[in-house]
């Protein structure tokens, strides 16, 4: 440098769900809690989903829309830990 994650060590991350908190909402967050995770680091570039304040059509139910949101859907780009080959 590369590859690979059987066994291992050092430590790590936390899904459901439960409580405070922020959000229109999808979700975030923090404490609890662990289902699982070798990138379950970090980045919305590419596809996907997820919501719809606003806006736009509608007579109305509703429809459509991201500038919002998932990185624990998938691809990508970065950066790392420890073994083993």
């Nucleotide at each position: 440098a590369c590859g690979u994650g059987a066994a291992a060590a050092u430590g790590g991350c936390a899904a459901a769900c439960c409580a405070g908190g922020g959000g229109a909402a999808a979700c975030c967050u923090u404490g609890g809690g662990a289902c699982g995770c070798a990138a379950a680091g970090c980045c919305a570039c590419g596809g996907g989903u997820c919501u719809a304040c606003g806006g736009a059509c509608g007579g109305g139910a509703g429809u459509c829309u991201a500038g919002g949101a998932c990185a624990g859907c998938c691809g990508g780009g970065u950066u790392g830990c420890c073994a083993c080959g």
Overview
This is a predicted structure of an 85-nucleotide RNA (c-di-GMP-I riboswitch aptamer) from Thermoflavifilum sp. Its Rfam family is "c-di-GMP-I riboswitch aptamer". About the family: GEMM was predicted in a large-scale screen for bacterial structured RNA regulatory elements. It was read from a public genome assembly, where an Rfam model found it.